Transfer RNA from Vischeria sp. CAUP Q 202, 73 nucleotides, folded computationally.
It matches the Rfam family "tRNA". It is annotated as a transfer RNA.
Its mean pLDDT, the model's own confidence on a scale to 100, is 82.
RNA sequence: AGCAGAAUAGAGCAAACGGUAGUUCGCCAGGCUCAUGACCUGGAGGUUAUAGGUUCGAGUCCUGUUUCUGCUA
Numbered sequence: 001a002g003c004a005g006a007a008u009a010g011a012g013c014a015a016a017c018g019g020u021a022g023u024u025c026g027c028c029a030g031g032c033u034c035a036u037g038a039c040c041u042g043g044a045g046g047u048u049a050u051a052g053g054u055u056c057g058a059g060u061c062c063u064g065u066u067u068c069u070g071c072u073a
Base pairs, nucleotide, nucleotide: 001072002071003070004069005068006067007066010025011024012023013022019056027043028042029041030040031039049065050064051063052062053061
């Protein structure tokens, strides 16, 4: 330099053909316990990397940019 893939909650990951963004762990509160852990219940936490475009409607489709990974030279 060229090509391909990835970016979603604090962390790891989902989200068939475009139609209300979810799960596990963690965090907070309550229950249980003499107490901690485990277990049970509830809750908080998201500009879906970023800027535009298409659409009634975009995490998803199109274009640019940034960062990371891999391949080729």